[in-house]
RNA sequence: CUCCCGAAAAGGCAACGCCCUCGGGGCGACGCAAAGUUACGGGCUUAGGAUGAGCCGCCGAACUACCGAA
Numbered sequence: 001c002u003c004c005c006g007a008a009a010a011g012g013c014a015a016c017g018c019c020c021u022c023g024g025g026g027c028g029a030c031g032c033a034a035a036g037u038u039a040c041g042g043g044c045u046u047a048g049g050a051u052g053a054g055c056c057g058c059c060g061a062a063c064u065a066c067c068g069a070a
Base pairs, nucleotide, nucleotide: 012032013031017027018026019025020024030057036063037062038061040060041059042058043055044054045053046052047051
């Protein structure tokens, strides 16, 4: 110097529920180091004849990203 890991700090996201509501917004905090993106693979949900739609806060994969103690 680089890589891996991830303590601390600064911020970030927002399950469930409640209120308003057309879409969405507000409150809120179960939790998250990718709880950012992609439906690519598996899985799940849904309509169901084929097929289509949805879930990335189910797992894997790819891409991107703040800080960097031991």

This is a predicted structure of a 70-nucleotide RNA (c-di-GMP-I riboswitch aptamer) from Marinobacterium sp. It was read from a public genome assembly, where an Rfam model found it.